[in-house]
Context: one part of a larger RNA
RNA sequence: UGGCGGGGGAGCACCACAACGCGUGGAGCCUGCGGUUUAAUUGGAUUCAACGCCGGACAUCUCACCAGGGGCGACAGCAGGAUGAUGGCCAGGUUGAUGACCUUGCUUGACAAGCUGAGAGGAGGUGCAUGGCCGCCGUCAGCUCGUACCGUGAGGCGUCCUGUUAAGUCAGGCAACGAGCGAGACCCACGCCCUUAGUUACCAGCGGAACCCGUAAGGGUUGCCGGGCACACUAAGGGGACCGCCAGCGAUAAGCUGGAGGAAGGAGUGGGCGACGGUAGGUCCGUAUGCCCCGAAUCCCCUGGGCAACACGCGGGCUACAAUGGCCUGGACAAUGGGUUCCGACACCGAAAGGUGGAGGUAAUCCCCUAAACCAGGUUGUAGUUCGGAUCGAGGGCUGUAACCCGCCCUCGUGAAGCUGGAAUGCGUAGUAAUCGCGUGUCAUAAUCGCGCGGUGAAUACGUCCCUGCUCCUUGCACA
Numbered sequence: 001u002g003g004c005g006g007g008g009g010a011g012c013a014c015c016a017c018a019a020c021g022c023g024u025g026g027a028g029c030c031u032g033c034g035g036u037u038u039a040a041u042u043g044g045a046u047u048c049a050a051c052g053c054c055g056g057a058c059a060u061c062u063c064a065c066c067a068g069g070g071g072c073g074a075c076a077g078c079a080g081g082a083u084g085a086u087g088g089c090c091a092g093g094u095u096g097a098u099g100a101c102c103u104u105g106c107u108u109g110a111c112a113a114g115c116u117g118a119g120a121g122g123a124g125g126u127g128c129a130u131g132g133c134c135g136c137c138g139u140c141a142g143c144u145c146g147u148a149c150c151g152u153g154a155g156g157c158g159u160c161c162u163g164u165u166a167a168g169u170c171a172g173g174c175a176a177c178g179a180g181c182g183a184g185a186c187c188c189a190c191g192c193c194c195u196u197a198g199u200u201a202c203c204a205g206c207g208g209a210a211c212c213c214g215u216a217a218g219g220g221u222u223g224c225c226g227g228g229c230a231c232a233c234u235a236a237g238g239g240g241a242c243c244g245c246c247a248g249c250g251a252u253a254a255g256c257u258g259g260a261g262g263a264a265g266g267a268g269u270g271g272g273c274g275a276c277g278g279u280a281g282g283u284c285c286g287u288a289u290g291c292c293c294c295g296a297a298u299c300c301c302c303u304g305g306g307c308a309a310c311a312c313g314c315g316g317g318c319u320a321c322a323a324u325g326g327c328c329u330g331g332a333c334a335a336u337g338g339g340u341u342c343c344g345a346c347a348c349c350g351a352a353a354g355g356u357g358g359a360g361g362u363a364a365u366c367c368c369c370u371a372a373a374c375c376a377g378g379u380u381g382u383a384g385u386u387c388g389g390a391u392c393g394a395g396g397g398c399u400g401u402a403a404c405c406c407g408c409c410c411u412c413g414u415g416a417a418g419c420u421g422g423a424a425u426g427c428g429u430a431g432u433a434a435u436c437g438c439g440u441g442u443c444a445u446a447a448u449c450g451c452g453c454g455g456u457g458a459a460u461a462c463g464u465c466c467c468u469g470c471u472c473c474u475u476g477c478a479c480a
Stems, first nucleotide, its partner, number of pairs: 001480002003477003007474007016464002020428005027319008035310002043054002065305007075117004080111001087107003091103003121294002124292003130288001132283003135279003142181006149156002160173004186272005192239007202228002206226003209222005242265001245259005321421001325380007337368003342361002346357004387418001392413007434456008
């Protein structure tokens, strides 16, 4: 100087507690991992920081694994070769299949894999040889430098103390005075206002058209047309928030508490951005790359299988156990996104999945696109049920060369466990949790996953350091 302590002090955090809400842990299923099994069940990751992770779902491919089959040696040297190297072919045999191989024959006409070296290639090894990238410490507030000063020196001081802050943030004090990286500032989105612009978006006012109601007057619907840029929206620029104002507290400071005005108030909310370093953290199976190894096989291709096994154990999810519910009928309201061998309106066929034809759309133009929870009416009456849907049987459809191992969907039948889950444990402080659907990535087929989007929309706390941890100061040390 650091590290550690079941030493002390100060401060902080819903990956801490407290209060509250919803779960997980019990069931069935989905998915990942261990184990076991297997010809192979390729490999990596293992507390937080492995386990819906690499990988965003493996039929072949992917693919690295297993079984079987086939192919490949630039260049140099040696041996061989016009007494025919090498390549091609009919038929038969062999084979899952192939002139791949074997037999006989035909044809071509100069190279050559038998040996030695040397290559190409390697998802072969080493992440403890590396680059790059990433995780965690870290939702942290720290890490240093110049000059001066102190100390023989290692080093110290500054960076300490008091107050304050989300913050080494700021203020005051002080042998320190300044500075850098980090924090902040900055960038993006959302929330309010203004300006500009007006098609593919919009339609208030004006005129027209079509349809509906009405005898009529008149009313309603359709942006359909003229027209308009008001509004909404779109997308470019600007304004706006600064403890600026008032009161109190504080030291007249920094700041804190309350209030006014305001769309927004004390960092407005959410994200991007991750210091010096550490963890021999992860990745040689994204790519790059040192060294080692294989090199006619550990290279390349093909067929089939496997990655999908199943006595078990664990993690993450989905669906439930029901009446704040299930089922039936009718009715209402989104946003983000995506679309050319793609989205497909609409019409017809089908009970449905789906099929046939096919307008329009390279898209604010056309399509995906009926959102669902919700509302109204009906039914059901506490039951293993009109709950729950696993499992299995039958029939049908789609993708694809191909759904047996091993895909997805529809219909009918079957109807399992499950009546709220032990010890323990996770997440969340507001448009959050919970709940409801939608889009998209992957993608031929395709989601209980990932990433997004909107709808409905709470309870509790406004604290503390008791538990778990983190930061700073201080103290002890048989530690370095």
Small-subunit ribosomal RNA, 3' major domain from an uncultured archaeon, 480 nucleotides, folded computationally. Its Rfam family is "Archaeal small subunit ribosomal RNA". Rfam links the family to the GO terms ribosome and structural constituent of ribosome. The full RNA is in RNAcentral, with records from Greengenes.